[in-house]
Molecule: Glycine riboswitch aptamer
Organism: Alphaproteobacteria bacterium
Parts: sequence; structure tokens; C1' cells
RNA sequence: GGCCCCCUUGCGGGAGAGACCGGCGAACAGGCCGGCGCCGAAGGCGCAACCGCCCCGGAAACGCUCAGGCGACAGGACCGCGAGGGAUAA
Repeated sequence: GGCCCCCUUGCGGGAGAGACCGGCGAACAGGCCGGCGCCGAAGGCGCAACCGCCCCGGAAACGCUCAGGCGACAGGACCGCGAGGGAUAA
């Protein structure tokens, strides 16, 4: 000094599911209240294959659907490239 790993950040990509019904309202508002139906990929919770075994700890795109979402916009796990920082051993 570099690879790998972690964090932040810029750009690009990025799925699913009612432009549902009633009321409020000037409004056919993506608004508020109520009702029914639905989705999983923010976050959260659960199970635990696995990390050689035990403790500790970690741990899914599986499960739940609390939260969130169901034209567009936005958001979006995750992926690629760039920049900055951190950590580590040989």
C1' cells in the first nucleotide's frame, strides 16, 4: 500500500397487493373517520438450519403482519459502480 470485511455517502437498477365501499368535505383531494379485502422487501417480533461441540453471541429473502404499504409520485430490502472513513492479520 492492496484484496476481503464493516459504516457513511453519490449515481444507476429495484417486486408485491382495492384509482374498493360508506360518511365528512367546495372537491372525482393521493386529506380525515369508519368498514371489508389484500401485500411483504423499510422497521419490529418469532422459529433456527448454520457459525466444529458447550456457554455467550450472531443468524434467512422462512413465519407473523404490530408498524408500513396496495394507479402515479414517494418509499423500498437487496444488487452494481464510485468516493470517504473504520477495523484486521499476514